Predicted 3D model of a 1393-nucleotide RNA (small-subunit ribosomal RNA) from Cellulosilyticum ruminicola. Model confidence (mean pLDDT): 83 of 100. The RNAcentral record of the sequence draws on ENA and SILVA. The source organism's lineage runs through Bacteria, Bacillati, Bacillota, Lachnospirales and Cellulosilyticum.
RNA sequence: GAGUUUGAUCAUGGCUCAGGCUGAACGCUGGCGGCGUGCUUAACACAUGCAAGUCGAACGAACUGAGGAGAGCUUGCUCUCCAAAGUUAGUGGCGGACGGGUGAGUAACGCGUGGGUAACCUGCCUCAUGCAGGGGGAUAACGUUUGGAAACGAACGCUAAUACCGCAUAAACUAUGGAUUACCGCAUGGUAAUUAUAGCAAAGAUUUAUCGGCAUGAGAUGGACCCGCGUUGGAUUAGCUAGUUGGUGAGAUAACAGCUCACCAAGGCCACGAUGCAUAGCCGACCUGAGAGGGUGAUCGGCCACAUUGGGACUGAGACACGGCCCAAACUCCUACGGGAGGCAGCAGUAGGGAAUCUUCGGCAAUGGACGAAAGUCUGAUGCAGCGACGCCGCGUGAAGGAAGAAGGUCUUCGGAUUGUAAACUUCUAUCAGCAGGGAAGAAAAAAAUGACGGUACCUGACUAAGAAGCUCCGGCUAACUACGUGCCAGCAGCCGCGGUAAUACGUAGGUGGCAAGCGUUGUCCGGAUUUAUUGGGUGUAAAGGGUGCGUAGGCGGCAUGGUAAGUCAGAAGUGAAAUUUUGGGGCUCAACUCCAGAGCUGCUCUGAAACUGCUGUGCUAGAGUGUGGGAGAGGAAAGUGGAAUUCCGAGUGUAGCGGUGAAAUGCGUAGAUAUAUGGAGGAACACCAGUGGCGAAGGCGGCUCUCUGGUCUGUAACUGACGCUGAGCUCGAAAGCGUGGGGAGCAAACAGGAUUAGAUACCCUGGUAGUCCACGCCGUAAACGAUGAAUGCUAGGUGUCGGCCCUUACGGGGGUCGGUGCCGAAGUUAACGCAUUAAGCACUCCGCCUGGGGAGUACGACCGCAAGGUUGAAACUCAAAGGAAUUGACGGGGGCCCGCACAAGCGGUGGAGCAUGUGGUUUAAUUCGAAGCAACGCGAAGAACCUUACCUAAACUUGACAUCCUUCUGACCGGUCUUUAAUCGGACUUUUCGGUGCUUGCACUGAGCGGAAGUGACAGGUGGUGCAUGGUUGUCGUCAGCUCGUGUCGUGAGAUGUUGGGUUAAGUCCCGCAACGAGCGCAACCCUUAUUGUUAGUUGCCAUCAUUCAGUUGGGCACUCUAGCAAGACUGCCGGUGACAAACCGGAGGAAGGUGGGGAUGACGUCAAAUCAUCAUGCCCCUUAUGAUUAGGGCUACACACGUGCUACAAUGGCUGCUACAAAGGGAAGCAAUGCCGCGAGGCCGAGCGAACCUCAAAAAAGCAGUCCCAGUUCGGAUUGUAGUCUGCAACUCGACUACAUGAAGUUGGAAUCGCUAGUAAUCGCGAAUCAGAAUGUCGCGGUGAAUACGUUCCCGGGUCUUGUACACACCGCCCGUCACACCACGAGAGU
Repeated sequence: GAGUUUGAUCAUGGCUCAGGCUGAACGCUGGCGGCGUGCUUAACACAUGCAAGUCGAACGAACUGAGGAGAGCUUGCUCUCCAAAGUUAGUGGCGGACGGGUGAGUAACGCGUGGGUAACCUGCCUCAUGCAGGGGGAUAACGUUUGGAAACGAACGCUAAUACCGCAUAAACUAUGGAUUACCGCAUGGUAAUUAUAGCAAAGAUUUAUCGGCAUGAGAUGGACCCGCGUUGGAUUAGCUAGUUGGUGAGAUAACAGCUCACCAAGGCCACGAUGCAUAGCCGACCUGAGAGGGUGAUCGGCCACAUUGGGACUGAGACACGGCCCAAACUCCUACGGGAGGCAGCAGUAGGGAAUCUUCGGCAAUGGACGAAAGUCUGAUGCAGCGACGCCGCGUGAAGGAAGAAGGUCUUCGGAUUGUAAACUUCUAUCAGCAGGGAAGAAAAAAAUGACGGUACCUGACUAAGAAGCUCCGGCUAACUACGUGCCAGCAGCCGCGGUAAUACGUAGGUGGCAAGCGUUGUCCGGAUUUAUUGGGUGUAAAGGGUGCGUAGGCGGCAUGGUAAGUCAGAAGUGAAAUUUUGGGGCUCAACUCCAGAGCUGCUCUGAAACUGCUGUGCUAGAGUGUGGGAGAGGAAAGUGGAAUUCCGAGUGUAGCGGUGAAAUGCGUAGAUAUAUGGAGGAACACCAGUGGCGAAGGCGGCUCUCUGGUCUGUAACUGACGCUGAGCUCGAAAGCGUGGGGAGCAAACAGGAUUAGAUACCCUGGUAGUCCACGCCGUAAACGAUGAAUGCUAGGUGUCGGCCCUUACGGGGGUCGGUGCCGAAGUUAACGCAUUAAGCACUCCGCCUGGGGAGUACGACCGCAAGGUUGAAACUCAAAGGAAUUGACGGGGGCCCGCACAAGCGGUGGAGCAUGUGGUUUAAUUCGAAGCAACGCGAAGAACCUUACCUAAACUUGACAUCCUUCUGACCGGUCUUUAAUCGGACUUUUCGGUGCUUGCACUGAGCGGAAGUGACAGGUGGUGCAUGGUUGUCGUCAGCUCGUGUCGUGAGAUGUUGGGUUAAGUCCCGCAACGAGCGCAACCCUUAUUGUUAGUUGCCAUCAUUCAGUUGGGCACUCUAGCAAGACUGCCGGUGACAAACCGGAGGAAGGUGGGGAUGACGUCAAAUCAUCAUGCCCCUUAUGAUUAGGGCUACACACGUGCUACAAUGGCUGCUACAAAGGGAAGCAAUGCCGCGAGGCCGAGCGAACCUCAAAAAAGCAGUCCCAGUUCGGAUUGUAGUCUGCAACUCGACUACAUGAAGUUGGAAUCGCUAGUAAUCGCGAAUCAGAAUGUCGCGGUGAAUACGUUCCCGGGUCUUGUACACACCGCCCGUCACACCACGAGAGU
C1' cells in the first nucleotide's frame, strides 16, 4: 500500500496478501565452472583405522655393524679385538593444561564493557648481575627363581646419570625484629636507603663452535581474584536466610575474603521484585527495519563450561586434566569365574532417531605446533581433493537472414485469427562439454633439494549446431484468456470465495505472463502492523475511568538569591580486538571471493561550564492553612412529639348485595357485609409547600421540636510561610440477601385460587408468607451513569435560578463581585452524534484501565465471607468478523395529513336450481400444450365433425412436404382420362419453348432458360428442451402523482438541498416562503368522438313554399333535417364574498354547454428472474430410416366429484293472443337477396336490384291499445327424452345448428360468504359485426326505456406524503432465541472386565 464487516458511507477493529532472509526440508526438473557451506533431532550407543610425541649432544645396557687388525686354516669360511655409523625397551628431560570437538549444565562477576590488585602467580623467551666447591646412598633396565587364563606382578641379586640426598659459599632473595631519614598514596599503607638474627643453590654434554645448570632483579606473555553498569519470562511464586550477616583470633591459599574453624553479636536480602519455578551457553556479530526497535547466536573470531554419570585428589609453571590416575554407578566386552578391559561432544565411518545433513580419500609441498644443537620425527591442526543445485556468483543451451505468413495444433462470426521469423531453408560462429598438442605461479632472505593439489589453472589447434530447459501462474488482490470435459459431483482455496448444464476460479488442451538450472510448496523470523504507540495510540456512545473519600511509600511541584555539580552540555585523550558493515583502490578474464587503506563502532573513562532539573543555605507571599465577623441548607447521630389516611376491634343505624374486570369469576355477605356515624388499638409513611430548588465525597437525605456534631459560602487581611497535587493500604458504600432478638398496619417474591389462552408455571383479579420497620453484626455488589478519574491555569457571549457581599436607588428597579446549579450557542474539537468557562477545547501533573468476537468474568490456584457469593483471573478450541455513528430504503397490531364504489347510504346480482362454457381432479392408447392469488379459470381459441392438430393407434417415405449448390439423363410440367389402395404412395395414356452455328426449307450440332427423373453429399426439418441465456410483445401496481438531472450550496462521506414548510388542487396543479436557480420524463393541454351555432357543398340525402303522385314518385328548390369539410364557442373571462392585496374556493349573471362539460386514445423511473422459445425472431443443448415428413381412423367433446364465469328462471311491474308505433350502428359478390309461388315451420323454387347515403340483410324489442289467465309447481319454468324434418358440408355415429309435434325435470328468490355500479350511470329491452362452409348464452359494438343514494371518513382494503423506531436490506413471507430428535468427536461417571 491492497483485499475483507455494509444496499451504500465514515471511523474503530481484527484476519489475510504483496518484500526480505534461511545450516533448511519436500515435489517436478537438472549442462558447466568458481567460492563457500553440510546431524538444528539421541550430551543416543559405537565395530575398525588413525588423531602426541620427541630427544642417544642427559644415562647405563642390548642389538646390528661398513671398515681395520689379528688368529685358525679346508683360500673363503669361522673366531677374537678395535670401531665409523645405525636401531631401540628402560631411567631421565621437555611436551601430553596447546591444537581439535560439543553446548549438557549455567540467569551467574558466566558473559559484555570500563576499572582495581598498596591482595597475586607466571615454564619456555629477552635483558642484566652473580655463581657452579666437595661428597654420598640408591634404583629401573638386566640376570635368576616364581605367581596368574589374562591384565599384571612378587622375591633375591647387579648397575648409570643433567634421577635423588646431605655439606660448604651467598646477596640486592625469604621470614622476623628494632631505629632513623626522604618521597609518595583514596584507607589499611607503599617505595628507597642503613642495620640485626635465622634460612635456602647448582649439572653437566660435546664434533671445542657452543649448548645446558643455579640464585636474584627487570621485561614480555599467559593467567588468578575483586568492583561499577548491562544481561529472559511470569506475583495464579511475597516473604527468604544459622556459616546465614558482621566482629575477634587462628588455619588454609599464589593471593583477599566465612574460604574453613572456635568464640561473640543478631544481623543480612526484598515491591527499584528477594526466594522459588520455567527457559537459555554469553558476545563480536547475523536477518529485518527509514529509524527506534524486533528476532537469532550455524559457519569465522573472543570468553566460558563440559568430556559415559557423580565424586576426589596426584604430578606440574600451569589441570582438579577429552585420547592421565583413584573411588562409586550404569552400560559394553574378555574370562580358566578367581579376576580384568573400555569411554569418537578428535578425523573418517556404523547402527539408531529423524522431514533432514558428506569420503572408513591422498599429503605434510605450504602455514603453524611439539621435541631436538641439528639432520629430522610426529601432526585427521592445516593445505587439498571427493559427495550434495544447500547457498551466492558467472557462463552456455547458438547468431544473422528467412512469408508460400508451409504443415500440424488451437479457436472461429467459417471470412479468418493465432502459434509465428517461430520452424524448414541459406550463411556464420565455437563460449561450455568432448579430442589432440603445449603447460605454470604457489618455492623461500646464499646455493642445492623439496608440489599433495595436478598434467590442474591457462594457451593453441582441428572438428560438429552438434551433447545441454524446465518449473510455476493466468477471478480480484496480481503481470497474464480461450475451448472442451464435469454439473454443489469430482475438486480448488493465502484472504475474499469458485463448482447446482454456456465455470477466464475444478480437470485437460492451445495460448499468454513470470522466473530460469532452477521453479514452486511448507516451516521459522522481521517488515508491512502507528496492531503495545519512547519516536508513535487510546478510554461519553466502538475494547477501556477504579462506586467513593482520607492518606503512607512513590511520582510531580510557587517567587528571589548564594553554594554544589548527580542529571545536562562542551572539549580532549585512552579504550571500544580482528573479521563483519561502509567508502576509495588492488588481484583472480568479470562477478561472487579476496587483499590494502580510510571511515564507522551511536558505549565506558577523564577535564571543564553552570542556564535548567536535583541536593543544600537564607529569604518572600500570589498556592495552602489559621484567626475574626456574618450567612444558607431534606448534611449526620440521638431523644421526644403531631395530624391525615389504610386496616383491625367494640357497640349503634340499616338491608341485600359488595367487590372486581375489557368482560367475568374466585372472594366477602341474611351467623347482617358494603355504606354511614362514634369510641378504641397498632404499625408504617410524612399530602399541600416542592422548584432541571438545597445539602452531602459517593451511596443518599423531606412532618415538627430540642440536644450533640461535620462540611461549605462570604466580608476582613491579623498570623504561618510551600506546609501543595496525585496516590498500593484503610474507610464509607442503594437494593436484595444472611445471623440474633424484637415488631408487623399497608404493600408484597414464593405459594393458592379465579380468569385469559391452543397451552399460560405470565400479563389481569381475589387472597397471602418471607421481606419491607427497629437494635446489633455480616455481605461489598448495581445501567454504584454525566455510561465522562482527581487537581491547576488559560480560551467569545447570551439567558434563567440558589446563597452571600458592595455601589446606586426606594423601584414590581439597575450595576458590580464571589461561590453553586440549568439552558442556548462562538472559536476549537469530534468517526459522527455531539461537547463547548460545570469541555469531550488548549496545556501540564499523578493514578486506574484497554488491545478482534466467542469460549468467559468461566476453570484452576490464592485471599475474603456463616452462607449466598465476592476479588484476582487463564488456556485448549472456534469464527472472519463482532461492534460504533450516521445515510437511503423497506417495514411497524407508531403518529399526523390526504385520496379511491375503500367503507358507509342505495340499486341489482353471484353463492341454492337446470343448462352453457372454462379449470382442477379422475379416467384414457390419447384425453396435445400453455396460463395459477389480486394480475390463471366464456384466458391463448374472432368460433376442434375431416382439415385445423401440436396428441394416440396403424400403414407407408428417407437429400426428404419446403430452400440453395453439384453431376448425369430427359423434354416436359400443369391439366385431363383410366387403374390400384382404407388413403397417401404407386402404374398407364395424352400434351412445350428460345438463342447461335452449319446448311437448300426441313434437319443436325451446340448453348441458355424452365421443368421433370435418378444419384451424391453439404444440408433441409423439429409446436423437441431451456421465458432462470435472450429480442420483441404484454399484464400489474396505476391514469397512482410521482421519478430524475445540470449547476450551485451543505456534509470527510454515503448523501442532503431542490422535491421540505404555509395554503390550494383531480394532479410535484398553482401561489407564497426558503441556498437554491433552472431543466427533463410524467400531470394538464395538443388528437378523436359527443353536445351548440355559423359557413361551404347539395347526391344516392331533405321537402317549407309552387306544381304533381298511391308513394319526395316526378319537376323544382337546398330554407330545414341530414351528411362532412372549414370555423366559432368556455378562458374562473365578468360580478359579489372568503382568503395573505396570492394561488384558489363559494355563490351569481350570461350561455347550448361552467369550472379537466361527457366519453375515448394516451400508461413516467421502475417492481414482480411476472407471462410468452406454441404468433414471430434467436444463443446453446438434443433428434437425423426419426423427436422429421405423409395418410386413414380415433382423441382434444370422457365423468363418482370440486371451483370460476355466464344464460334461463322461479312469475301478475308477469305469461299468452291479437292490433299498432319509434332507432342507431354495421355487413354484403365463392355475397346480401327484394317481389312472387310452395311448406305449420326450419326452409325450398324462381332471381328484380345492389360492389351499395341508391338495392338488400331488416321484423327493432321493451313500450302502447285490447282480450285472457287469478297465485297453482300453474296458461310460470323450460331441462330431458321420443318421432318426423330443414340447412351447411366429401362426410353431421363418436361430435353441428335449426324446425314441427309430443314429453314437461329441478326450481316458489337462495347459508356462511361475496361482486358490480355515483347519471343518460345502474337496471332493463332489442339490433349489428368479427371469426365462419356450418356451428354463440361468449366477445366487440349500437341505440331504446331509464332510477335510488352518498350523513360522513371511526372502522376494513389499496395508495400518496411528512415524521418516528429498527439488531430488517434476497428488505416482516425479514431477522432471530432455546429445548428436543438423529449422527460423530472429546472428557467425566457407572455397570462390567